[in-house]
Context: one part of a larger RNA
Molecule: large-subunit ribosomal RNA, domain VI
Organism: Candidatus Microgenomates bacterium
This record gives sequence, structure tokens and C1' cells, in this order.
RNA sequence: CGUUGGAUAUUUGAGGGGAGUUGAUCGUAGUACGAGAGGACCCGAUUGAACGAAUCCCUGGUGUUUCAGUUGUCUAAAUCUUAGGCAUUGCUGGGUAGCCACAUUCGGAAGGGAUAAGCGCUGAAAGCAUCUCAAGCGCCAAGCCCACCCCAAGAUAAGAUAUCCUUAUAAACCCCUGGUAGAUGACCAGGUUGAUAGGCUGGAGGUGGAAGUGCCGCAAGGCAUUAAGCUGACCAGUACUAAUCGGUU
Repeated sequence: CGUUGGAUAUUUGAGGGGAGUUGAUCGUAGUACGAGAGGACCCGAUUGAACGAAUCCCUGGUGUUUCAGUUGUCUAAAUCUUAGGCAUUGCUGGGUAGCCACAUUCGGAAGGGAUAAGCGCUGAAAGCAUCUCAAGCGCCAAGCCCACCCCAAGAUAAGAUAUCCUUAUAAACCCCUGGUAGAUGACCAGGUUGAUAGGCUGGAGGUGGAAGUGCCGCAAGGCAUUAAGCUGACCAGUACUAAUCGGUU
């Protein structure tokens, strides 16, 4: 821009894409078969491999914005303590959210239709025979078409349904706060009739017992106060701050 008034929401599905794998064990059954040795078809059940999708409850990894330990050196007049800077995040031990796999869950199926090779029925041409590039009728594959999952009306044959709006309205956008989204647009949640983000309060989770003070010890240190102190992303609550005002179609 089109779809022939403008919108919001829900859809149909022409068409397209994805998937499609397979082992072992057990029962049937040591049965059928076979002198024995050996040893089934069919049918049913279970459990795997690889592959794929989703997810983060569990397990584990990361987690340079979290906690603790610790070395050298510098800073706060000096010392002690404490705190901070630099040294790969200085190094080391953990670890929330998020992201992930080594983790968890699920999938391939079943079923229907038409068939290939093949197996048949009836049956002439050709008194027989013959499954038939004779008429007619069946069975039959991991393959084909459906079925399963996803996209899909620019499917220009531009579809359908419900509702709203009639000349400044419906509905949007600009702008702003943001993230379940994201390179930017877009998308999504919100904009005071408000919990969208920050702050604050409480909690979860993490770390692992803060500082100060007191006591004990010659000291290094230890104990008590104290499940302490600190705490990013997590979960809630709370308008304190910012989403004001306004503009455009």
C1' cells in the first nucleotide's frame, strides 16, 4: 500500500514445514518343527540406544553485580583495629536469580484410505487352462494421502464470526516507567481510576557466626553477646520517587 467506511478480539484452512529410526529382554514356549543338536512364526508386555521438543522441581555447571577466608603492597600523622584501592575477578571456598546439561518430562505410535512388488477369486478370448496391458472383485509395505505438531487469508478468488464507532468518535500513536521481549524497530506489562520501575519494609535463598565490648590465654588465638552480620537478579507488601502536563491521526 492492498483487501473498498474505520477499528478491536476470536477464528476457518488453500497451501507449506516438522516428525517418521531401532535394539534387547520376558511371556506364549523349551511349544510347533526336529532322530538329536537345536529351536521359531504370529500375538502380547517391559526396558533401552540415538534423535527431537519443552522445562529448571530434583542433580550438576556457570554465576567478574553475593558472602566468607587469605598473600604482597599502598591510603587514613604514628601504632592497633577496621575499611578501601591494585595485583587475571589478586588468589581460594561456597552460591540466589538467569542461562544451561550431565538433569527432568514427553514424542515417534495406534487407526483409516488408495496402492507397488507380490498373493488370490470368478472368468472368457482359446468348449481346456489362465490373477485380467479382457470386463469384474479381493488381500497386501517402514513408502503415498489422511491422521499427530507448527506456520498460514498478499489464499490479489485477499475468507468467516462477535462487538464497538459515526465527524471528531471507536481505536491507536507520539511521550514516559519497564521486561516474560529485544541489535534497532517490533512484541508484552503499565502510565495516578496506578504496584510499571526504583526506594523502603517483610520474607525466601546464599554465606556461615559481623563490628564493638567483656572474659580467658605469656602469645598466636579462643569464648560470650549472636543462628550473628551482610546479602544482585527471587516472592510479596507499601504511592515515598518517577510514569506529570500535553500533542497527533